This is a predicted structure of a 72-nucleotide RNA (transfer RNA) from a Candidatus Woesearchaeota archaeon. The organism belongs to Candidatus Woesearchaeota, within Archaea. The RNAcentral record of the sequence draws on ENA. Rfam family: tRNA. The coordinates come from a structure-prediction model, not an experiment, and the mean pLDDT is 82.
RNA sequence: GCAGCAGUAGUCUAAUGGCUAGGAUAUCACCCUGCCACGGUGGUGAUCCGGGUUCAAGUCCCGGCUGCUGCA
Numbered sequence: 001g002c003a004g005c006a007g008u009a010g011u012c013u014a015a016u017g018g019c020u021a022g023g024a025u026a027u028c029a030c031c032c033u034g035c036c037a038c039g040g041u042g043g044u045g046a047u048c049c050g051g052g053u054u055c056a057a058g059u060c061c062c063g064g065c066u067g068c069u070g071c072a
Stems, first nucleotide, its partner, number of pairs: 001071007010025004018055001027043005048064005
C1' cells in the first nucleotide's frame, strides 16, 4: 500500500428495516443476616464519527476513524 472482517452500557453479548435498543455481569439503593458473603426486589447506564436511501436505519449504501486477519 491492497483486500477481508469487526465496532452496541465499565465488561461480555442479543436485536427479519417496525425499538420505548433486550439479557448477563458490574455499579447504586433497599430487603435478608449479629456482621460479611450468598440470595431477593428495584434503579442507573449503550448503537465509533459524518453524510445518504427510506414513512421508519443498530441493521442498507458512501466516506472517515480504530482494531484484528491475510497478501505484498